Predicted 3D model of a 262-nucleotide RNA (Bacterial large signal recognition particle RNA) from an Acidobacteriota bacterium. Its mean pLDDT, the model's own confidence on a scale to 100, is 75. The gene name in the source record is ffs. The sequence is in RNAcentral, with records from ENA.
[in-house]
RNA sequence: CCGUGCUAGGUGGGGAGCUAGCGGUGCCCUGAACCUGCAAUCCGCUCUAGCAGGACCGAAUCCCGCCCCGAGGGGCGCAAGGCCGGCAGUUGGUUCGUUUUCGGGAGGAAACGACGCCGGGCCCUGUGCGGUGCAGACCUGUGAACCCCGUCAGGCCCGGGAGGGAGCAGCGGUAAGCAGGGCCCUGCAGGUGCCGCAGGUUCACCCGGUGGACGUCCCGGGCGUUCCACGCUGGACUUUGCCCUCGACGGGCGGUGCACGG
Numbered sequence: 001c002c003g004u005g006c007u008a009g010g011u012g013g014g015g016a017g018c019u020a021g022c023g024g025u026g027c028c029c030u031g032a033a034c035c036u037g038c039a040a041u042c043c044g045c046u047c048u049a050g051c052a053g054g055a056c057c058g059a060a061u062c063c064c065g066c067c068c069c070g071a072g073g074g075g076c077g078c079a080a081g082g083c084c085g086g087c088a089g090u091u092g093g094u095u096c097g098u099u100u101u102c103g104g105g106a107g108g109a110a111a112c113g114a115c116g117c118c119g120g121g122c123c124c125u126g127u128g129c130g131g132u133g134c135a136g137a138c139c140u141g142u143g144a145a146c147c148c149c150g151u152c153a154g155g156c157c158c159g160g161g162a163g164g165g166a167g168c169a170g171c172g173g174u175a176a177g178c179a180g181g182g183c184c185c186u187g188c189a190g191g192u193g194c195c196g197c198a199g200g201u202u203c204a205c206c207c208g209g210u211g212g213a214c215g216u217c218c219c220g221g222g223c224g225u226u227c228c229a230c231g232c233u234g235g236a237c238u239u240u241g242c243c244c245u246c247g248a249c250g251g252g253c254g255g256u257g258c259a260c261g262g
Base pairs, nucleotide, nucleotide: 001262002261003260004259005258006257009057010056011055012030013029014028015027020046021045022044023043024042034054035053036052037051038050063255064254065253066252067251068250072246073245074244075243077242078241079240080238081237083235084234085233086232087231091229092228093227096224097223098222099221100220103218104217105216107214115211116210117209118208119207120206121205123200124199125198126197127196128195129193130192132189133188134187135186136185138181139180140179141178142177148173149172150171151170156165157164158163
């Protein structure tokens, strides 16, 4: 080195989770990899490992170790982002109120009135009355071939007769409906009213009364206040980046027998 037969070992691995811990079932990743039984209110184990039974490969592409790569997973790790709160200050802006220095603008006193107050109007709501419209009711007229009423000629029916019955046309009336009338009654409605009552609103406007000298705008300041930004802080979340960690597939380097024969 070759051949034969064996043995160790192998016939998937990994992440999270579970667990005192390990492996498995279940979930996820990888990607191709024997079969049967067991197992989430779990199953099997006890120190490197699923347990039980079977089948195959077998010292190397295949078993073992180390390194590289990095699918995927994990981290109350760091940073960033927007969202939801809390606190503080008055830094910048902003809303409203109040106050005010200098200056400026227009307005304002004796018949002509700054500004305030009071009353009323205008305005709104409710309601009464009136008006208008509509409908109902009322009045007048019309109004049913038969299936409405009254009277029912003729004719019809019953009866021996006396008599009785139903009933068309006509005549008279009426129901729904239709047409008209008047505005006495009822209901409803409004772009209704020089109307009444009650309540409300307000100084924009108008009228009356009253007090009688300031009120307002611009350029600024002070105080309070609202919100936003800025600052500090808390929470749940998200994705991105970084860091830490495990790591499949793949790649590289190395390691590992026994017997017999040639």